[in-house]
Context: one part of a larger RNA
Molecule: small-subunit ribosomal RNA, central domain
Organism: metagenome
RNA sequence: CUGGGCGUAAAGCACGUGUAGGCGGCCUCCUAAGUCUGAUGUGAAAGCCCGGGGCUCACCCCCGGAAGUGCAUUGGAUACUGGGAGGCUGGAGUACCGGAGAGGAGGGUGGAAUUCCUGGUGUAGCGGUGAGAUGCGUAGAUAUCAGGAGGAACACCGGUGGCGAAGGCGGCCCUCUGGACGGAUACUGACGCUGAGACGCGACAGCGUGGGGAGCAAACAGGAUUAGAUACCCUGGUAGUCCACGCCGCAAACGAUGGGUACUAGGUGUUCGGGGUAUUGACCCCCUGAGUGCCGCAGCUAACGCAUUAAGUACCCCGCCUGGGGACUACGGCCGCAAGGCUAAAACUC
Numbered sequence: 001c002u003g004g005g006c007g008u009a010a011a012g013c014a015c016g017u018g019u020a021g022g023c024g025g026c027c028u029c030c031u032a033a034g035u036c037u038g039a040u041g042u043g044a045a046a047g048c049c050c051g052g053g054g055c056u057c058a059c060c061c062c063c064g065g066a067a068g069u070g071c072a073u074u075g076g077a078u079a080c081u082g083g084g085a086g087g088c089u090g091g092a093g094u095a096c097c098g099g100a101g102a103g104g105a106g107g108g109u110g111g112a113a114u115u116c117c118u119g120g121u122g123u124a125g126c127g128g129u130g131a132g133a134u135g136c137g138u139a140g141a142u143a144u145c146a147g148g149a150g151g152a153a154c155a156c157c158g159g160u161g162g163c164g165a166a167g168g169c170g171g172c173c174c175u176c177u178g179g180a181c182g183g184a185u186a187c188u189g190a191c192g193c194u195g196a197g198a199c200g201c202g203a204c205a206g207c208g209u210g211g212g213g214a215g216c217a218a219a220c221a222g223g224a225u226u227a228g229a230u231a232c233c234c235u236g237g238u239a240g241u242c243c244a245c246g247c248c249g250c251a252a253a254c255g256a257u258g259g260g261u262a263c264u265a266g267g268u269g270u271u272c273g274g275g276g277u278a279u280u281g282a283c284c285c286c287c288u289g290a291g292u293g294c295c296g297c298a299g300c301u302a303a304c305g306c307a308u309u310a311a312g313u314a315c316c317c318c319g320c321c322u323g324g325g326g327a328c329u330a331c332g333g334c335c336g337c338a339a340g341g342c343u344a345a346a347a348c349u350c
Stems, first nucleotide, its partner, number of pairs: 003322004007304002012318001015200003021194003025088007033081002035077008049065006091191001092188004096183003103177007110154001115149007125136002162169002206247006215241002220236004258317006266295011299306002323350003332343004
């Protein structure tokens, strides 16, 4: 519980597409459902309220009136909402031109480095640490040179740079493909916003089948440290990390800030466009659109802080919160191969 809230106190769904629903631009006409107004009927009695009366008063009782926020029928009003018709272009969209981008998918390819293998040179150590030891090495290691194999990741550029709804995306080339932005016209004519369900996407880890496996590395083993050391340090090392297909669906999935529209001082940096001035030209300077940062006024805020990328001023729609623990739990249901996920209490206790 018709209240107040959701950056950090409890509270924004991880994110999108979209169904129902809710909400919806400007003008004219019609309608009159909502809305407003008049009338009539009804709204039992008792009770409440008002007036009067009866018990010596009161309690109580009797009579009359009013009220009864409502409903129905009917007459009327038409500003707003709804419904119908017609029109409009500012919202939304389409066409055209243009440039930017690690946006996505597939295929190909390059160099550096690590490891391993083969060969050459070479000899007594290397490695590792706080110091060491385990470990590797005279069956020739480490170092160095040449050749080869294989896997994974792409130094510099690189940037509070860019792109994407979020997760996320970074060598180079090609193919296919999504979105956003700018410019100038033409066109459609409200086609819009949100979105319960639903559907899709969703890092890492994990799971299934098959492949791959260089480096790294849970588990594990050994060496140290220590009172102990199931750790931190060291030497090894298997899942895994990689690929294909299929699951899982969680996160401090964070801006801890849902989406949309409008309005409300400025200053400064940066990315990608457009215009102007100027110039041989790139710059510089001015205006402007979209993004991304910092600072800051009004306002807001418990404060911190936010501040045209709002946490300001308003409206529309969705989600969510309602003392702490018990409890991101139990039970039930649904989903999953499993791990588990989603939904979600109570006793008890402070």